[in-house]
RNA sequence: GCCACUUUAGCUCAUUUGGUAGAGCAACGGUUUUGUAAACCGUAGGUGGUCAGUUCGAUUCUGACAAGUGGCU
Repeated sequence: GCCACUUUAGCUCAUUUGGUAGAGCAACGGUUUUGUAAACCGUAGGUGGUCAGUUCGAUUCUGACAAGUGGCU
RNA backbone atom coordinates (compact mmCIF):
# COMPACT_ATOMS: atom_id res chain seq x y z
P G A 1 -0.60 3.73 3.58
O5' G A 1 -0.90 2.82 2.30
C5' G A 1 -0.68 3.36 1.01
C4' G A 1 -0.68 2.25 0.00
C3' G A 1 -1.91 1.37 0.00
O3' G A 1 -2.98 1.94 -0.72
C1' G A 1 0.00 0.00 0.00
P C A 2 -4.51 1.68 -0.28
O5' C A 2 -4.77 0.18 -0.75
C5' C A 2 -4.75 -0.17 -2.11
C4' C A 2 -4.91 -1.67 -2.27
C3' C A 2 -6.12 -2.27 -1.58
O3' C A 2 -7.33 -2.09 -2.31
C1' C A 2 -4.23 -3.57 -1.12
P C A 3 -8.72 -2.01 -1.59
O5' C A 3 -8.96 -3.50 -1.09
C5' C A 3 -9.12 -4.55 -2.03
C4' C A 3 -9.23 -5.89 -1.34
C3' C A 3 -10.28 -5.99 -0.24
O3' C A 3 -11.60 -6.16 -0.75
C1' C A 3 -8.28 -6.94 0.52
P A A 4 -12.86 -5.62 0.04
O5' A A 4 -13.02 -6.70 1.22
C5' A A 4 -13.30 -8.05 0.91
C4' A A 4 -13.17 -8.92 2.15
C3' A A 4 -14.00 -8.48 3.36
O3' A A 4 -15.35 -8.87 3.26
C1' A A 4 -11.80 -8.98 4.05
P C A 5 -16.48 -7.98 3.93
O5' C A 5 -16.33 -8.30 5.49
C5' C A 5 -16.52 -9.60 5.98
C4' C A 5 -16.02 -9.74 7.41
C3' C A 5 -16.64 -8.79 8.42
O3' C A 5 -17.90 -9.21 8.87
C1' C A 5 -14.30 -8.81 8.68
P U A 6 -18.99 -8.16 9.34
O5' U A 6 -18.44 -7.66 10.75
C5' U A 6 -18.29 -8.56 11.84
C4' U A 6 -17.58 -7.90 13.00
C3' U A 6 -18.23 -6.63 13.53
O3' U A 6 -19.29 -6.90 14.42
C1' U A 6 -15.89 -6.31 13.29
P U A 7 -20.49 -5.81 14.57
O5' U A 7 -19.82 -4.61 15.37
C5' U A 7 -19.26 -4.83 16.64
C4' U A 7 -18.67 -3.55 17.22
C3' U A 7 -19.69 -2.43 17.47
O3' U A 7 -19.35 -1.73 18.68
C1' U A 7 -18.01 -1.67 16.02
P U A 8 -20.05 -2.20 20.05
O5' U A 8 -21.60 -2.11 19.72
C5' U A 8 -22.22 -0.84 19.59
C4' U A 8 -23.72 -0.96 19.89
C3' U A 8 -24.06 -1.58 21.23
O3' U A 8 -23.96 -0.66 22.30
C1' U A 8 -25.38 -2.58 19.54
P A A 9 -23.42 -1.17 23.68
O5' A A 9 -24.64 -1.10 24.70
C5' A A 9 -25.15 0.16 25.12
C4' A A 9 -25.53 0.16 26.60
C3' A A 9 -24.46 -0.45 27.52
O3' A A 9 -24.44 0.26 28.74
C1' A A 9 -26.50 -1.63 27.77
P G A 10 -23.35 1.37 29.03
O5' G A 10 -22.23 0.51 29.80
C5' G A 10 -21.04 1.17 30.27
C4' G A 10 -20.24 0.22 31.15
C3' G A 10 -19.92 -1.12 30.49
O3' G A 10 -18.72 -1.05 29.76
C1' G A 10 -20.93 -1.50 32.60
P C A 11 -18.64 -1.79 28.32
O5' C A 11 -18.42 -3.33 28.71
C5' C A 11 -17.23 -3.76 29.35
C4' C A 11 -17.30 -5.26 29.64
C3' C A 11 -17.63 -6.13 28.43
O3' C A 11 -16.47 -6.43 27.66
C1' C A 11 -19.03 -6.72 30.25
P U A 12 -16.69 -6.78 26.04
O5' U A 12 -17.45 -8.17 26.04
C5' U A 12 -16.83 -9.34 26.55
C4' U A 12 -17.73 -10.54 26.42
C3' U A 12 -18.33 -10.74 25.03
O3' U A 12 -17.43 -11.39 24.14
C1' U A 12 -20.01 -10.97 26.67
P C A 13 -17.63 -11.24 22.53
O5' C A 13 -19.02 -11.95 22.27
C5' C A 13 -19.99 -11.36 21.42
C4' C A 13 -21.34 -11.98 21.67
C3' C A 13 -22.35 -11.78 20.58
O3' C A 13 -22.17 -12.71 19.52
C1' C A 13 -23.34 -11.31 22.66
P A A 14 -22.94 -12.51 18.14
O5' A A 14 -24.43 -12.92 18.53
C5' A A 14 -25.51 -12.47 17.76
C4' A A 14 -26.82 -12.84 18.44
C3' A A 14 -28.06 -12.45 17.65
O3' A A 14 -28.38 -13.45 16.70
C1' A A 14 -28.28 -11.69 19.88
P U A 15 -28.62 -13.01 15.17
O5' U A 15 -29.87 -12.03 15.23
C5' U A 15 -31.10 -12.45 15.80
C4' U A 15 -32.03 -11.29 16.01
C3' U A 15 -32.22 -10.39 14.80
O3' U A 15 -33.22 -10.89 13.94
C1' U A 15 -31.82 -9.07 16.71
P U A 16 -32.82 -11.66 12.57
O5' U A 16 -32.36 -10.41 11.68
C5' U A 16 -33.24 -9.32 11.44
C4' U A 16 -33.02 -8.79 10.06
C3' U A 16 -33.62 -9.66 8.95
O3' U A 16 -34.99 -9.36 8.75
C1' U A 16 -31.37 -9.09 8.43
P U A 17 -35.98 -10.51 8.13
O5' U A 17 -35.73 -10.37 6.56
C5' U A 17 -35.74 -9.11 5.92
C4' U A 17 -34.91 -9.15 4.69
C3' U A 17 -35.25 -8.08 3.66
O3' U A 17 -34.54 -6.86 3.92
C1' U A 17 -35.14 -10.22 2.63
P G A 18 -35.22 -5.47 3.71
O5' G A 18 -35.76 -5.00 5.12
C5' G A 18 -34.87 -4.92 6.25
C4' G A 18 -35.29 -3.80 7.18
C3' G A 18 -36.77 -3.74 7.55
O3' G A 18 -36.91 -3.23 8.86
C1' G A 18 -36.19 -1.78 6.45
P G A 19 -37.87 -4.06 9.89
O5' G A 19 -38.88 -2.97 10.46
C5' G A 19 -38.43 -1.94 11.37
C4' G A 19 -39.59 -1.09 11.86
C3' G A 19 -40.70 -1.88 12.53
O3' G A 19 -41.31 -1.04 13.51
C1' G A 19 -41.54 -0.80 10.62
P U A 20 -41.31 -1.52 15.03
O5' U A 20 -40.51 -0.32 15.73
C5' U A 20 -39.13 -0.09 15.39
C4' U A 20 -38.61 1.14 16.07
C3' U A 20 -38.68 1.15 17.60
O3' U A 20 -37.60 0.39 18.17
C1' U A 20 -39.40 3.23 16.75
P A A 21 -37.65 0.24 19.80
O5' A A 21 -36.76 -1.05 20.02
C5' A A 21 -37.19 -2.32 19.52
C4' A A 21 -36.13 -3.36 19.77
C3' A A 21 -35.79 -3.57 21.25
O3' A A 21 -36.65 -4.54 21.82
C1' A A 21 -33.81 -3.29 19.99
P G A 22 -37.31 -4.27 23.24
O5' G A 22 -37.17 -5.72 23.92
C5' G A 22 -36.12 -5.98 24.83
C4' G A 22 -35.50 -7.32 24.53
C3' G A 22 -34.60 -7.88 25.62
O3' G A 22 -35.36 -8.54 26.62
C1' G A 22 -33.49 -8.02 23.55
P A A 23 -34.74 -8.72 28.10
O5' A A 23 -33.73 -9.95 27.93
C5' A A 23 -34.19 -11.24 27.55
C4' A A 23 -33.03 -12.19 27.37
C3' A A 23 -32.08 -12.29 28.55
O3' A A 23 -32.56 -13.15 29.57
C1' A A 23 -30.84 -12.08 26.55
P G A 24 -32.22 -12.86 31.09
O5' G A 24 -30.71 -13.37 31.24
C5' G A 24 -30.37 -14.74 31.05
C4' G A 24 -28.88 -14.92 31.06
C3' G A 24 -28.14 -14.28 32.22
O3' G A 24 -28.19 -15.09 33.40
C1' G A 24 -27.06 -13.73 30.22
P C A 25 -28.35 -14.35 34.83
O5' C A 25 -26.92 -13.66 35.05
C5' C A 25 -25.76 -14.44 35.21
C4' C A 25 -24.49 -13.61 35.07
C3' C A 25 -24.37 -12.42 36.00
O3' C A 25 -23.96 -12.78 37.32
C1' C A 25 -23.80 -11.73 33.84
P A A 26 -24.51 -11.97 38.57
O5' A A 26 -23.94 -10.48 38.33
C5' A A 26 -22.56 -10.22 38.48
C4' A A 26 -22.23 -8.79 38.08
C3' A A 26 -22.94 -7.70 38.86
O3' A A 26 -22.34 -7.45 40.13
C1' A A 26 -23.06 -7.20 36.58
P A A 27 -23.28 -7.02 41.37
O5' A A 27 -23.92 -5.63 40.91
C5' A A 27 -23.08 -4.47 40.78
C4' A A 27 -23.91 -3.24 40.49
C3' A A 27 -25.07 -2.99 41.44
O3' A A 27 -24.64 -2.35 42.64
C1' A A 27 -25.81 -2.73 39.22
P C A 28 -25.37 -2.74 44.01
O5' C A 28 -26.80 -2.06 43.93
C5' C A 28 -26.92 -0.65 43.79
C4' C A 28 -28.37 -0.27 43.51
C3' C A 28 -29.41 -0.87 44.45
O3' C A 28 -29.50 -0.19 45.69
C1' C A 28 -30.14 -1.10 42.22
P G A 29 -29.90 -1.07 46.99
O5' G A 29 -31.48 -1.30 46.81
C5' G A 29 -32.37 -0.21 46.81
C4' G A 29 -33.78 -0.66 46.50
C3' G A 29 -34.33 -1.80 47.33
O3' G A 29 -34.76 -1.41 48.62
C1' G A 29 -34.82 -2.19 45.07
P G A 30 -34.69 -2.46 49.83
O5' G A 30 -35.86 -3.50 49.50
C5' G A 30 -37.22 -3.05 49.46
C4' G A 30 -38.12 -4.12 48.92
C3' G A 30 -38.14 -5.44 49.68
O3' G A 30 -38.94 -5.38 50.85
C1' G A 30 -37.98 -5.88 47.37
P U A 31 -38.64 -6.36 52.07
O5' U A 31 -39.05 -7.80 51.55
C5' U A 31 -40.40 -8.11 51.27
C4' U A 31 -40.55 -9.55 50.83
C3' U A 31 -39.92 -10.59 51.76
O3' U A 31 -40.77 -10.90 52.85
C1' U A 31 -39.32 -11.06 49.53
P U A 32 -40.15 -11.13 54.29
O5' U A 32 -39.33 -12.47 54.12
C5' U A 32 -39.97 -13.69 53.79
C4' U A 32 -38.95 -14.75 53.44
C3' U A 32 -37.86 -14.98 54.48
O3' U A 32 -38.32 -15.82 55.55
C1' U A 32 -36.89 -14.82 52.34
P U A 33 -38.08 -15.37 57.05
O5' U A 33 -36.51 -15.55 57.24
C5' U A 33 -35.91 -16.84 57.15
C4' U A 33 -34.43 -16.76 57.35
C3' U A 33 -33.97 -15.94 58.56
O3' U A 33 -34.05 -16.68 59.76
C1' U A 33 -32.68 -15.35 56.67
P U A 34 -34.74 -16.03 61.04
O5' U A 34 -33.67 -14.93 61.48
C5' U A 34 -34.01 -13.97 62.47
C4' U A 34 -32.77 -13.23 62.94
C3' U A 34 -31.88 -12.72 61.83
O3' U A 34 -32.33 -11.46 61.33
C1' U A 34 -30.55 -13.84 63.45
P G A 35 -32.30 -11.28 59.63
O5' G A 35 -30.75 -11.15 59.29
C5' G A 35 -30.00 -10.04 59.71
C4' G A 35 -28.53 -10.23 59.43
C3' G A 35 -28.19 -10.59 58.00
O3' G A 35 -28.13 -9.43 57.17
C1' G A 35 -27.05 -12.04 59.46
P U A 36 -28.53 -9.62 55.59
O5' U A 36 -27.28 -10.37 54.97
C5' U A 36 -26.00 -9.75 54.93
C4' U A 36 -24.94 -10.72 54.48
C3' U A 36 -25.18 -11.37 53.13
O3' U A 36 -24.84 -10.52 52.04
C1' U A 36 -24.49 -13.00 54.68
P A A 37 -25.71 -10.70 50.65
O5' A A 37 -25.32 -12.13 50.10
C5' A A 37 -24.00 -12.39 49.64
C4' A A 37 -23.78 -13.86 49.43
C3' A A 37 -24.68 -14.53 48.41
O3' A A 37 -24.22 -14.34 47.07
C1' A A 37 -24.62 -15.82 50.36
P A A 38 -25.31 -14.15 45.89
O5' A A 38 -26.09 -15.53 45.82
C5' A A 38 -25.42 -16.72 45.41
C4' A A 38 -26.29 -17.94 45.66
C3' A A 38 -27.67 -17.92 44.99
O3' A A 38 -27.61 -18.36 43.65
C1' A A 38 -27.92 -18.46 47.26
P A A 39 -28.56 -17.68 42.51
O5' A A 39 -30.04 -18.08 42.98
C5' A A 39 -30.44 -19.43 42.97
C4' A A 39 -31.83 -19.57 43.56
C3' A A 39 -32.90 -18.67 42.96
O3' A A 39 -33.43 -19.21 41.76
C1' A A 39 -32.98 -18.50 45.30
P C A 40 -33.81 -18.24 40.53
O5' C A 40 -35.17 -17.54 40.99
C5' C A 40 -36.31 -18.31 41.29
C4' C A 40 -37.37 -17.47 41.97
C3' C A 40 -37.72 -16.17 41.27
O3' C A 40 -38.62 -16.35 40.19
C1' C A 40 -37.39 -15.75 43.56
P C A 41 -38.55 -15.37 38.91
O5' C A 41 -39.16 -14.02 39.48
C5' C A 41 -40.51 -13.96 39.91
C4' C A 41 -40.86 -12.62 40.51
C3' C A 41 -40.51 -11.41 39.67
O3' C A 41 -41.44 -11.16 38.63
C1' C A 41 -39.81 -11.06 41.90
P G A 42 -40.94 -10.51 37.26
O5' G A 42 -40.57 -9.00 37.67
C5' G A 42 -41.61 -8.11 38.06
C4' G A 42 -41.04 -6.89 38.76
C3' G A 42 -40.23 -5.93 37.91
O3' G A 42 -41.05 -5.08 37.11
C1' G A 42 -39.14 -6.28 39.98
P U A 43 -40.41 -4.41 35.78
O5' U A 43 -39.41 -3.32 36.36
C5' U A 43 -39.89 -2.21 37.12
C4' U A 43 -38.75 -1.34 37.59
C3' U A 43 -37.86 -0.79 36.51
O3' U A 43 -38.42 0.35 35.88
C1' U A 43 -36.52 -1.63 38.25
P A A 44 -38.10 0.64 34.33
O5' A A 44 -36.63 1.27 34.40
C5' A A 44 -36.40 2.46 35.15
C4' A A 44 -34.92 2.65 35.40
C3' A A 44 -34.05 2.71 34.14
O3' A A 44 -34.04 4.02 33.58
C1' A A 44 -33.09 1.23 35.69
P G A 45 -33.93 4.19 32.00
O5' G A 45 -32.44 3.73 31.67
C5' G A 45 -31.31 4.42 32.22
C4' G A 45 -30.06 3.61 32.03
C3' G A 45 -29.76 3.25 30.58
O3' G A 45 -29.13 4.31 29.87
C1' G A 45 -29.52 1.35 31.94
P G A 46 -29.88 4.96 28.61
O5' G A 46 -29.38 4.07 27.40
C5' G A 46 -28.01 3.63 27.35
C4' G A 46 -27.61 3.31 25.95
C3' G A 46 -28.07 4.30 24.89
O3' G A 46 -27.04 4.47 23.91
C1' G A 46 -28.87 2.16 24.36
P U A 47 -26.24 5.87 23.86
O5' U A 47 -27.21 6.83 23.09
C5' U A 47 -27.22 6.81 21.67
C4' U A 47 -28.59 7.05 21.15
C3' U A 47 -28.70 7.13 19.63
O3' U A 47 -28.76 5.86 19.06
C1' U A 47 -29.88 8.94 20.59
P G A 48 -28.24 5.52 17.64
O5' G A 48 -27.52 4.13 17.86
C5' G A 48 -26.38 4.00 18.71
C4' G A 48 -25.73 2.65 18.49
C3' G A 48 -25.25 2.38 17.08
O3' G A 48 -24.13 1.54 17.11
C1' G A 48 -26.93 0.84 17.63
P G A 49 -23.07 1.49 15.93
O5' G A 49 -22.05 2.63 16.31
C5' G A 49 -21.55 2.73 17.65
C4' G A 49 -20.37 3.66 17.70
C3' G A 49 -20.55 4.95 16.92
O3' G A 49 -21.24 5.93 17.68
C1' G A 49 -18.50 3.98 16.32
P U A 50 -22.38 6.83 16.96
O5' U A 50 -21.56 7.92 16.15
C5' U A 50 -20.65 8.79 16.84
C4' U A 50 -19.92 9.67 15.85
C3' U A 50 -20.79 10.31 14.79
O3' U A 50 -21.44 11.49 15.24
C1' U A 50 -18.91 9.34 13.76
P C A 51 -22.89 11.87 14.62
O5' C A 51 -22.52 12.38 13.17
C5' C A 51 -21.59 13.43 12.99
C4' C A 51 -21.27 13.62 11.52
C3' C A 51 -22.46 13.71 10.60
O3' C A 51 -23.03 15.00 10.60
C1' C A 51 -20.86 12.24 9.67
P A A 52 -24.53 15.21 9.97
O5' A A 52 -24.28 15.10 8.41
C5' A A 52 -25.32 14.67 7.55
C4' A A 52 -24.73 14.27 6.21
C3' A A 52 -25.74 13.65 5.24
O3' A A 52 -26.49 14.60 4.55
C1' A A 52 -23.82 12.28 5.36
P G A 53 -28.09 14.37 4.34
O5' G A 53 -28.14 13.29 3.18
C5' G A 53 -27.47 13.51 1.95
C4' G A 53 -27.46 12.25 1.11
C3' G A 53 -28.81 11.59 0.90
O3' G A 53 -29.59 12.23 -0.11
C1' G A 53 -27.21 9.95 1.44
P U A 54 -31.20 12.24 -0.02
O5' U A 54 -31.59 10.71 -0.31
C5' U A 54 -31.32 10.13 -1.55
C4' U A 54 -31.76 8.69 -1.58
C3' U A 54 -33.19 8.44 -1.10
O3' U A 54 -34.15 8.72 -2.12
C1' U A 54 -31.72 6.87 -0.11
P U A 55 -35.42 9.62 -1.79
O5' U A 55 -36.28 8.69 -0.82
C5' U A 55 -36.76 7.43 -1.28
C4' U A 55 -37.29 6.62 -0.13
C3' U A 55 -38.29 7.31 0.78
O3' U A 55 -39.59 7.34 0.21
C1' U A 55 -36.70 6.16 2.10
P C A 56 -40.47 8.72 0.31
O5' C A 56 -40.82 8.81 1.85
C5' C A 56 -41.46 9.98 2.37
C4' C A 56 -41.98 9.70 3.77
C3' C A 56 -41.00 9.03 4.72
O3' C A 56 -40.11 9.96 5.32
C1' C A 56 -43.04 7.89 4.80
P G A 57 -38.54 9.57 5.41
O5' G A 57 -38.51 8.38 6.47
C5' G A 57 -38.87 8.62 7.83
C4' G A 57 -39.02 7.30 8.58
C3' G A 57 -37.79 6.41 8.60
O3' G A 57 -36.86 6.80 9.60
C1' G A 57 -39.70 5.13 8.04
P A A 58 -35.34 6.75 9.29
O5' A A 58 -34.99 5.19 9.18
C5' A A 58 -35.28 4.31 10.29
C4' A A 58 -34.19 3.27 10.43
C3' A A 58 -32.83 3.82 10.87
O3' A A 58 -32.15 2.83 11.60
C1' A A 58 -32.62 2.81 8.77
P U A 59 -32.18 2.90 13.19
O5' U A 59 -31.11 1.81 13.63
C5' U A 59 -29.73 2.15 13.73
C4' U A 59 -28.87 0.91 13.58
C3' U A 59 -28.89 0.23 12.21
O3' U A 59 -27.99 0.87 11.32
C1' U A 59 -29.13 -1.38 13.92
P U A 60 -28.47 1.12 9.76
O5' U A 60 -28.74 -0.36 9.22
C5' U A 60 -27.70 -1.32 9.18
C4' U A 60 -28.23 -2.67 8.77
C3' U A 60 -28.75 -2.75 7.34
O3' U A 60 -28.43 -4.01 6.77
C1' U A 60 -30.49 -3.29 8.86
P C A 61 -27.19 -4.13 5.77
O5' C A 61 -27.65 -3.17 4.57
C5' C A 61 -28.43 -3.68 3.50
C4' C A 61 -28.58 -2.63 2.41
C3' C A 61 -27.37 -1.74 2.15
O3' C A 61 -26.40 -2.39 1.34
C1' C A 61 -29.30 -0.40 2.29
P U A 62 -24.86 -2.06 1.50
O5' U A 62 -24.75 -0.59 0.89
C5' U A 62 -24.97 -0.37 -0.49
C4' U A 62 -24.73 1.08 -0.86
C3' U A 62 -23.42 1.67 -0.36
O3' U A 62 -22.31 1.33 -1.18
C1' U A 62 -25.18 3.17 0.11
P G A 63 -20.84 1.22 -0.50
O5' G A 63 -20.40 2.73 -0.32
C5' G A 63 -20.28 3.58 -1.43
C4' G A 63 -20.02 5.01 -1.00
C3' G A 63 -18.88 5.21 -0.03
O3' G A 63 -17.60 5.20 -0.67
C1' G A 63 -20.73 6.45 0.69
P A A 64 -16.29 4.70 0.14
O5' A A 64 -15.93 5.94 1.06
C5' A A 64 -15.62 7.19 0.47
C4' A A 64 -15.57 8.27 1.54
C3' A A 64 -14.68 7.99 2.73
O3' A A 64 -13.31 8.25 2.47
C1' A A 64 -16.76 8.78 3.49
P C A 65 -12.16 7.39 3.19
O5' C A 65 -12.21 7.87 4.70
C5' C A 65 -11.93 9.22 5.03
C4' C A 65 -12.34 9.52 6.46
C3' C A 65 -11.72 8.67 7.53
O3' C A 65 -10.37 9.06 7.84
C1' C A 65 -14.02 8.85 7.96
P A A 66 -9.33 7.94 8.38
O5' A A 66 -9.88 7.62 9.85
C5' A A 66 -9.91 8.64 10.85
C4' A A 66 -10.46 8.09 12.15
C3' A A 66 -9.85 6.78 12.63
O3' A A 66 -8.60 6.98 13.27
C1' A A 66 -12.20 6.66 12.81
P A A 67 -7.48 5.81 13.19
O5' A A 67 -8.04 4.69 14.20
C5' A A 67 -8.21 5.00 15.57
C4' A A 67 -8.95 3.88 16.28
C3' A A 67 -8.40 2.49 16.07
O3' A A 67 -7.26 2.22 16.87
C1' A A 67 -10.72 2.44 15.79
P G A 68 -6.12 1.19 16.31
O5' G A 68 -6.83 -0.24 16.44
C5' G A 68 -7.23 -0.74 17.72
C4' G A 68 -8.08 -1.98 17.59
C3' G A 68 -7.46 -3.13 16.82
O3' G A 68 -6.53 -3.87 17.58
C1' G A 68 -9.69 -2.83 16.11
P U A 69 -5.33 -4.67 16.83
O5' U A 69 -6.07 -5.91 16.13
C5' U A 69 -6.71 -6.90 16.92
C4' U A 69 -7.38 -7.93 16.05
C3' U A 69 -6.52 -8.55 14.97
O3' U A 69 -5.65 -9.56 15.45
C1' U A 69 -8.62 -7.95 14.05
P G A 70 -4.27 -9.85 14.68
O5' G A 70 -4.70 -10.56 13.33
C5' G A 70 -5.32 -11.83 13.36
C4' G A 70 -5.86 -12.20 12.00
C3' G A 70 -4.85 -12.18 10.87
O3' G A 70 -4.00 -13.33 10.82
C1' G A 70 -6.84 -11.12 10.17
P G A 71 -2.57 -13.22 10.13
O5' G A 71 -2.86 -13.16 8.57
C5' G A 71 -3.49 -14.25 7.92
C4' G A 71 -3.86 -13.88 6.50
C3' G A 71 -2.72 -13.42 5.60
O3' G A 71 -1.94 -14.49 5.09
C1' G A 71 -4.57 -11.96 5.34
P C A 72 -0.40 -14.26 4.70
O5' C A 72 -0.46 -13.37 3.38
C5' C A 72 -1.02 -13.88 2.20
C4' C A 72 -1.02 -12.84 1.09
C3' C A 72 0.32 -12.17 0.82
O3' C A 72 1.18 -12.96 0.02
C1' C A 72 -1.36 -10.52 0.96
P U A 73 2.77 -12.88 0.20
O5' U A 73 3.11 -11.41 -0.34
C5' U A 73 2.89 -11.08 -1.71
C4' U A 73 3.11 -9.60 -1.95
C3' U A 73 4.48 -9.06 -1.54
O3' U A 73 5.49 -9.31 -2.49
C1' U A 73 2.77 -7.59 -0.78